Predicted 3D model of a 521-nucleotide part of an RNA (small-subunit ribosomal RNA, 5' domain) from an uncultured bacterium. Its Rfam family is "Bacterial small subunit ribosomal RNA". Rfam links the family to the GO terms ribosome and structural constituent of ribosome. The RNAcentral record of the full RNA draws on ENA and SILVA.
[in-house]
Context: one part of a larger RNA
RNA sequence: GAUGAACGCUAGCGGCAGGCUUAACACAUGCAAGUCGAGGGGCAGCAACACUUUCGGGUGGUUGGCGACCGGCAAACGGGUGCGGAACACGUACACAAUCUGCCUUUGUCUGGGGGAUAGCCCGGAGAAAUCCGGAUUAACACCGCAUAAUAUGCUGAGGGGGCAUCUUCUUGGUAUUAAAACUAUGGUGGACAAAGAUGAGUGUGCGUCCCAUUAGCUAGUUGGUGCGGUAACGGCGUACCAAGGCGACGAUGGGUAGCUGGUGUGAGAGCACGACCAGCCACACGGGCACUGAGACACGGGCCCGACUCCUACGGGAGGCAGCAGUGAGGAAUAUUGGUCAAUGGACGGAAGUCUGAACCAGCCAUGCCGCGUGAAGGAUGAAGGCGUUAUGCGUUGUAAACUUCUUUUAUAUAGGAAGAAAUCACUUUUUUUGAAGAGUGUUGACGGUACUAUAGGAAUAAGCACCGGCUAACUCCGUGCCAGCAGCCGCGGUAAUACGGAGGGUGCGAGCGUUAUCC
Numbered sequence: 001g002a003u004g005a006a007c008g009c010u011a012g013c014g015g016c017a018g019g020c021u022u023a024a025c026a027c028a029u030g031c032a033a034g035u036c037g038a039g040g041g042g043c044a045g046c047a048a049c050a051c052u053u054u055c056g057g058g059u060g061g062u063u064g065g066c067g068a069c070c071g072g073c074a075a076a077c078g079g080g081u082g083c084g085g086a087a088c089a090c091g092u093a094c095a096c097a098a099u100c101u102g103c104c105u106u107u108g109u110c111u112g113g114g115g116g117a118u119a120g121c122c123c124g125g126a127g128a129a130a131u132c133c134g135g136a137u138u139a140a141c142a143c144c145g146c147a148u149a150a151u152a153u154g155c156u157g158a159g160g161g162g163g164c165a166u167c168u169u170c171u172u173g174g175u176a177u178u179a180a181a182a183c184u185a186u187g188g189u190g191g192a193c194a195a196a197g198a199u200g201a202g203u204g205u206g207c208g209u210c211c212c213a214u215u216a217g218c219u220a221g222u223u224g225g226u227g228c229g230g231u232a233a234c235g236g237c238g239u240a241c242c243a244a245g246g247c248g249a250c251g252a253u254g255g256g257u258a259g260c261u262g263g264u265g266u267g268a269g270a271g272c273a274c275g276a277c278c279a280g281c282c283a284c285a286c287g288g289g290c291a292c293u294g295a296g297a298c299a300c301g302g303g304c305c306c307g308a309c310u311c312c313u314a315c316g317g318g319a320g321g322c323a324g325c326a327g328u329g330a331g332g333a334a335u336a337u338u339g340g341u342c343a344a345u346g347g348a349c350g351g352a353a354g355u356c357u358g359a360a361c362c363a364g365c366c367a368u369g370c371c372g373c374g375u376g377a378a379g380g381a382u383g384a385a386g387g388c389g390u391u392a393u394g395c396g397u398u399g400u401a402a403a404c405u406u407c408u409u410u411u412a413u414a415u416a417g418g419a420a421g422a423a424a425u426c427a428c429u430u431u432u433u434u435u436g437a438a439g440a441g442u443g444u445u446g447a448c449g450g451u452a453c454u455a456u457a458g459g460a461a462u463a464a465g466c467a468c469c470g471g472c473u474a475a476c477u478c479c480g481u482g483c484c485a486g487c488a489g490c491c492g493c494g495g496u497a498a499u500a501c502g503g504a505g506g507g508u509g510c511g512a513g514c515g516u517u518a519u520c521c
Base pairs, nucleotide, nucleotide: 001520002519003518005517006516007515008514009513012373013372014371015370016369017368018366019365020331025329026328027327029326030325031324034073035072036071039070040069042066043065046064047063048062049060050059051058052057080284081283082282090208091207092206093205094204095203096202099201100200104197105196106195107194108193109192110191111190112146114144115143122135123134124133125132126131152177153176154175155174156173157172158171159170160169161168162167182189183188210256211255212254217247218246219245222244223243224242225241226240227239228238229237259281260280261279262278263274264273265272266271286307287306288305289304290303309320310319311318312317337363339362340361341360345359346357347356348355349354376407377406378405379404386398387397388396389395390394413457414456415455416454417453421448426443427442428441429440430439431438432437465510466509467508468507469506470491471490472489476505477504478503479502480501486493487492
């Protein structure tokens, strides 16, 4: 000098930031991922309408809309944590002649004709529940054949060019295989295939990346080859066979520690230490394993199995996973509200309106930090009283300090006004245009918030502490104590005149803070 700090004393305000460093300990409760009726069958509930009525009501999917259900997209993002990992995990630079890529953009071609089911609803049944079983019936952009089809894929022919090799590229053929889904307010929105782009991801390699040699040898899918399998893709990635290799004092192997980086702190720099917040990457989601779906996961709020733990139970059997936001217990020196809003930004879905969003934006708590402001200003000597000291009828000091006079009103209080953040969207009107679309005008929408800010009013009014004063180190006397009580970062003080202990007066430093402790330079 610094800190994600803590502790002691003290404390007026504001702005901006930060806030479980310990138990990746266990978690009550609520919320954190839904959306689409312009995909579908339908109609549980609500509203409207129609019909009917014994005036209680009943009936009708007819309309708005829509619980549950089928279907699509999203749920792989966003948010959290730092367990593991010394590794191509990360950083950087290359490479993929070894790769994939939903949504989006561009281009081209196509969108023909059929089939069988199933959830829901209905009926019946089992169970305490979770849930499950049987029967009948039904739809789709759900599922499955058929047709058509190439610059796709497989096999194959001819000719030319290129590369270090596996190979690659250009021109031109043959043959086989493979596709689709409709909705509609007629404006559109979709679907299939192919090519290209963009974005995202995967893989390989060079170099860099902590400590211990009181760790010296390590290795059997081990190292290489061939065949087969597997993957989007290369590869012992897997498997069978063959060979006997591979790594190592340029530190293998083993052990310990650790998420990595941009950066942060310090320092003149070199360096050293660290990796909170913010940003990129990685890893993980009660411990371990596994795959399914999908463009993408081996998936935090999906599934299955094993284990530990907790809960429910009718004892037969079931349910759960806060390292999401709040919150609770525990641990600890120590770390916040079971708050508001989708107004903005962003995300998912939707044609849109819109819905959802503990992302985000805000508010609350905490002097935890940084920055700013205030606690008054000018004048004022009888140098007042009081305190302290003293060489004591006196003098010094506190001290222009106070009183007193004049002034100001930041801040606080009260009253009144009161934002920007809103650009767009949407609704209506309107202009241009073939459409798509673009423009103009008016209105609508603000959690924060009656907040920031502004004005007015009165009144110095509402506001100072903490540590130190032997040297290092700015600041000195008196009293008490008497190697006691105590102090102390180091040197060291204290045994009767202690500037070093305790108190007082005075002084020094910093100041809404000041000291102490811990840690780094």